Overview:
A computed fold for an 81-nucleotide RNA from Fictibacillus phosphorivorans, annotated as c-di-GMP-I riboswitch aptamer. Its mean pLDDT, the model's own confidence on a scale to 100, is 81. The source organism's lineage runs through Bacteria, Bacillati, Caryophanales, Fictibacillaceae and Fictibacillus.
């Protein structure tokens, strides 16, 4: 440096829900909780793909609004080979 997660070790992270908050909503965020994750770390107008829809008269349309635990880009700890 590429690789491998079979067997360890040291450990991380934190879904469902349930209160509290932010928010138009999707969704965050704190704290309890574990369904799980070898990247369940990092990145979202300059990769795909999704979700909402304030605003607009209604419908539709429509995000530089959110979602990385959907792919995917980088970056990493120990172990394989």
């Nucleotide at each position: 440096g590429u690789u491998u997660g079979a067997u360890a070790a040291a450990g991380g992270c934190a879904a469902a829900c349930u209160c509290a908050u932010u928010g138009a909503a999707a969704a965050g965020u704190g704290a309890g909780g574990a369904c799980g994750c070898a990247a369940a770390g990092c990145u979202a107008u300059a990769g795909g793909g999704g979700c909402u829809u304030c605003a607009u008269u209604u419908c539709u349309u429509u995000a530089u609004g959110c979602c990385a635990g959907c792919c995917a880009g980088c970056u990493a700890c120990c172990u394989u080979a």